c-di-GMP-I-GGC riboswitch aptamer, 98 nucleotides, folded computationally. Model confidence (mean pLDDT): 79 of 100.
């Protein structure tokens, strides 16, 4: 430098539960386990996902109509979360093989 076929020092731990933490989505930490990882280490920079204590259209259904109101959907804005969705970056063990 390539590469993760085999082997192997280590390693990391999904979901479950339980505590705490937030609104939420989720997050930390723990205990049993091990769904899986060759970057499942680290970074929200592109894509994408999710959220709703906001905010803005609009649609619903309510009304005899109209305005408000508030409700519940949808989009879009903000907000935060996801790196075990994909990409980009940074770094890094072990063994092949040159």
């Nucleotide at each position: 430098u390539u590469u993760g076929a085999a082997a192997a020092a280590g390693g990391c731990a999904a979901a479950c539960c339980g505590a705490c933490c937030g609104a939420a989505a989720g997050g930390u930490c723990g205990u049993g386990u091990a769904c899986g990882c060759a970057a499942a280490g680290c970074c929200a920079c592109g894509g994408g996902g999710c959220u709703u204590c906001c905010c803005g259209a609009c649609u619903a259904a309510c009304u005899a109509c109209c305005c408000c109101g508030a409700u519940a959907g949808u989009c879009g804005g903000a907000u935060g979360c996801c790196a075990g969705c994909c990409g980009a970056g940074c770094u890094g063990c072990c063994a092949a093989a040159g």